[in-house]
Molecule: SAM riboswitch aptamer (S box leader)
Organism: Caldicellulosiruptor bescii DSM 6725
Formats: sequence, structure tokens, C1' cells
RNA sequence: UUCUUAUCAAGAGUGGCGGAGGGACUGGCCCAAUGAAGCCCGGCAACCGGAAAAAGGUAGGGGUGCCCUUUUUCUUGGUGCCAAUUCCAGCAGGUAUUUUUUUAAAAUACCUGGCAGAUAAGAA
Repeated sequence: UUCUUAUCAAGAGUGGCGGAGGGACUGGCCCAAUGAAGCCCGGCAACCGGAAAAAGGUAGGGGUGCCCUUUUUCUUGGUGCCAAUUCCAGCAGGUAUUUUUUUAAAAUACCUGGCAGAUAAGAA
């Protein structure tokens, strides 16, 4: 870097350093000198990880071990995260309402699926 799978409506600081930018992209809309990014400390969560229980599978049977699924629990370790639903929309379809120059078009609201993105685990 690419592919696969899972998740993305919850949660998390009136701290220190730092100094102007930030919210991936585009459009919008926001955040920011009452202090952005970044670093440190702190915190949240539980993907990987540890523990327990139950069902199933496996080694001829038992003990026991291992595999797998579900539930509960822990946070010493590897990551991640800590404005706004991934801030909203971007493509396609549908429903409702409104308007117009009415075989149709447009706008608004909502729903479904997808695209893109983020994170984790695994593979190449």
C1' cells in the first nucleotide's frame, strides 16, 4: 500500500507547555486569542489481550487438554478515542408536503441501500 471481517446515535479535562489554525476531500455549516494544531499529564472505551460460567465439537471412553460460540468480568500490556450522529450532505431508490410554465420539473423533510472515510483484527 492492497484485500477481508467487525464497528462508527453512547462515553471521556475550567490541567501544564505551546502559539494559529482546525473539523480527511468538495460544498455547506461550525470550532478557535474567553487560545487552534502539536506535545505532556489526565480520562473514556473494551478491538486485540487476561479470568470465569454454559452449550457444542475433537483426541476410542473417563480425567484432562484443545477448538469454537454465547454471557459476565478485569484493565498491568498492544492500539484507539476524548466539540457538534463519521457535524450535515455528496451516488441511487422510495415516501410525504409545497410550488410551478403540470405526460413533467424543482424545493424541503424523512427512510433504505451504496460510495468515501476512520479504527481494530487478520491476510498478501